[in-house]
Molecule: SAM riboswitch aptamer (S box leader)
Organism: Parapedobacter sp. SGR-10
RNA sequence: GAUUUAUAAAGAAGUGGCGAGAGACUGGCUCUAUGACCCACUGGCAACCAUCAAUGGAUUUGAAAAGGUGCCAAUUCCUGUCCAAGGUGUAUUGCCCUGGAGCAUAUAAUGA
Numbered sequence: 001g002a003u004u005u006a007u008a009a010a011g012a013a014g015u016g017g018c019g020a021g022a023g024a025c026u027g028g029c030u031c032u033a034u035g036a037c038c039c040a041c042u043g044g045c046a047a048c049c050a051u052c053a054a055u056g057g058a059u060u061u062g063a064a065a066a067g068g069u070g071c072c073a074a075u076u077c078c079u080g081u082c083c084a085a086g087g088u089g090u091a092u093u094g095c096c097c098u099g100g101a102g103c104a105u106a107u108a109a110u111g112a
Stems, first nucleotide, its partner, number of pairs: 004109005013042005021031003025080001027078002043072003047069003051063004076104001081101004086096003
């Protein structure tokens, strides 16, 4: 570190340090000197891999714990492209709302 697969409406704090923005990006909307974000320590949560048990065709399900990563504001905060139903306006294009698929992002495993 490309790629591929899976998951993303749940869950989770305190102290100290730093000192101005931060929430990936767009547009919104939020958080933030009653110190956010970030870093350290402690604490916690429990997604994937690992472990154990059952199953065994693919594998799937469950359990325990926290070993390897990860995570601890807001649904990935909403949104961004396409399709569809409904409402409204209209000759047609528009707008609102809901759902689905997809793009992007994040995490885990894989690893050219």